[in-house]
RNA sequence: GCAGGUGUGGUGUAGCCUGGUAGCACGGAAGCCUUCCAAGCUUUCGACCCGGGUUCAAAUCCCGGCACCUGCA
Numbered sequence: 001g002c003a004g005g006u007g008u009g010g011u012g013u014a015g016c017c018u019g020g021u022a023g024c025a026c027g028g029a030a031g032c033c034u035u036c037c038a039a040g041c042u043u044u045c046g047a048c049c050c051g052g053g054u055u056c057a058a059a060u061c062c063c064g065g066c067a068c069c070u071g072c073a
Stems, first nucleotide, its partner, number of pairs: 001072007010026004020056001027045006049065005
């Protein structure tokens, strides 16, 4: 330099192909329960790598960029 893959709360991930309320688990906070702790239960906090395009509507489709991984040179 070329090609391919990956990027979603603090962490691990689903959703992407086939556009339509961003979900689950762990975690943080508050409460309930308990003599206390743990466990359990309830509520709550928190995310689509960046920019642009298409569209009524983009995590999803298209273009460019960045980071990481793999292969080729």